[in-house]
RNA sequence: GGAGUAGGCUGGGCGGUCGCCCGUUUGCCGGCAGGCAAACGAGAGGAAAGUCCGGGCUCCACAGGACAGGAUGCCGGGUAACACCCGGCGGGGGUGACCCCAGGGAGAGUGCCACAGAAAACAAACCGCCAGCCGGAUGGCACCCGUUCAUGAUCCUUCGGGAUCGGUGCCAUUGCUGGUAAGGGCGAAACGGUGCGGCAAGAGCGCACCGCGCUUUCGGUAACGAAAGUGGCAGGGAAAACCCCAUCCGGAGCAAGACCAAAUAGGGGGGCGUCAAAGACGGUCCGUCCAGCCCCCGGGUCGGUCGCUAGAGUUGUCCGGUAACGGACAACCCAGAGGAAUGGCCGCCACCCACUCUCGACAGAGCGUGGGAGACAGAACCCGGCUUACAGGCCUGCUCCGGUU
Numbered sequence: 001g002g003a004g005u006a007g008g009c010u011g012g013g014c015g016g017u018c019g020c021c022c023g024u025u026u027g028c029c030g031g032c033a034g035g036c037a038a039a040c041g042a043g044a045g046g047a048a049a050g051u052c053c054g055g056g057c058u059c060c061a062c063a064g065g066a067c068a069g070g071a072u073g074c075c076g077g078g079u080a081a082c083a084c085c086c087g088g089c090g091g092g093g094g095u096g097a098c099c100c101c102a103g104g105g106a107g108a109g110u111g112c113c114a115c116a117g118a119a120a121a122c123a124a125a126c127c128g129c130c131a132g133c134c135g136g137a138u139g140g141c142a143c144c145c146g147u148u149c150a151u152g153a154u155c156c157u158u159c160g161g162g163a164u165c166g167g168u169g170c171c172a173u174u175g176c177u178g179g180u181a182a183g184g185g186c187g188a189a190a191c192g193g194u195g196c197g198g199c200a201a202g203a204g205c206g207c208a209c210c211g212c213g214c215u216u217u218c219g220g221u222a223a224c225g226a227a228a229g230u231g232g233c234a235g236g237g238a239a240a241a242c243c244c245c246a247u248c249c250g251g252a253g254c255a256a257g258a259c260c261a262a263a264u265a266g267g268g269g270g271g272c273g274u275c276a277a278a279g280a281c282g283g284u285c286c287g288u289c290c291a292g293c294c295c296c297c298g299g300g301u302c303g304g305u306c307g308c309u310a311g312a313g314u315u316g317u318c319c320g321g322u323a324a325c326g327g328a329c330a331a332c333c334c335a336g337a338g339g340a341a342u343g344g345c346c347g348c349c350a351c352c353c354a355c356u357c358u359c360g361a362c363a364g365a366g367c368g369u370g371g372g373a374g375a376c377a378g379a380a381c382c383c384g385g386c387u388u389a390c391a392g393g394c395c396u397g398c399u400c401c402g403g404u405u
Base pairs, nucleotide, nucleotide: 001401002400003399004398005397006396007395008394009393010392012349013348014347015346016345017344018343020043022041023040024039025038026037027036028035029034045376049387050386052385053384054383055382056381057253058252059251060250069249070248071247072246073245074088075087076086077085078084089103090101091100092099093098104244105243109242110241112237113236126184127183128180129179130178131177132176133175136174137173138172139171140170141169142168143167144166152165153164154163155162156161192210193209194208195207196206197205211233212231213230214229215228216227217226218225219224257306258305259304260303267297268296269295270294271293272292279289280288281287313332314331315330316329317328318327319326320325351372352371353370354369355368357366358365359364
């Protein structure tokens, strides 16, 4: 210098001006509720987001246990808790820094493994290899004259030879039975791998090494690792199939919940209930109810108040711990409103680009002018995480390659 890897920080600054919103104080208005104005003070994030986990808080339910259901799943630690974090182990990838892993059990049971393939799991014989039937069968060619590999026989004949059957040799094709998992072929996957021996051919059949299981010892809190011995292998994948094992889990959510409480309508109780009319108590009369008026009571609704932000809080220092994290001390108070305020404009600086000029060793630096970009996104009870989005800028550790000294 180049390439990479891991992690952290930041998320514009200053000023002017016009606004938004909350609180306090003051003034004015108002019978109260409150309204208006001024001053002062405060006013988004690293993710406030998705609402995916875990907790606090609130109400409801709940003796205990079991079943069902859900979640988690190597080991140790952290924590209020977690599906989070830290450290380690094992496996996989990378030259490396480093990255990835739903990483318990398939030797409890049931089920599944497409296509291809003979066979996909109490294994299996398609090709090949080997053995037996077997000197087999079928076909072709040559020979059967003299002692050879082979005994030739019968018939026909124009006497040259020809036909049928049998035998011998060579060549080609091929059946049945069995052995074999070395080789080929199929497949994502074929019942340990490589080599030597062995065998009819083969095979953990035997041996060596590797892998695997078991036992013992040693190291480690553990996961696990190492060594020695032993077993010829005890039998594939998949549990994000059912399932088994271990641990954890009650439900709903601030529209939780608590308090205050209108108008109108309706409910309950008490009192009054004159005259006339209608209805009910079977008809008539009296009476009662109904209707009406007044008072009291309680519930709901509109509305208001609380919950509401001092908290697993923030910052700094020190201590313990590899770390996550924990502890001590000091300082600080940092939106809390209601469907919801935290913004707009201008100027300067900072950032990027172009140009002129100056300095200068070509690198580069500076003045000036002009232009440009500024993301993702908006608290709604509060925390801890995870995930996702993000313009631009800054910092640190480490790795590999190249160069120079």

A computed fold for a 405-nucleotide RNA from a Magnetococcales bacterium, annotated as Bacterial RNase P class A. It matches the Rfam family "Bacterial RNase P class A". About the family: Ribonuclease P (RNase P) is a ubiquitous endoribonuclease, found in archaea, bacteria and eukarya as well as chloroplasts and mitochondria. Rfam classes the family as a ribozyme. Gene Ontology terms of the family: tRNA processing, ribonuclease P activity and dimeric ribonuclease P complex. The sequence was found by an Rfam model in a public genome assembly. Taxonomically the source falls in Magnetococcales (Bacteria, Pseudomonadati, Pseudomonadota, Magnetococcia).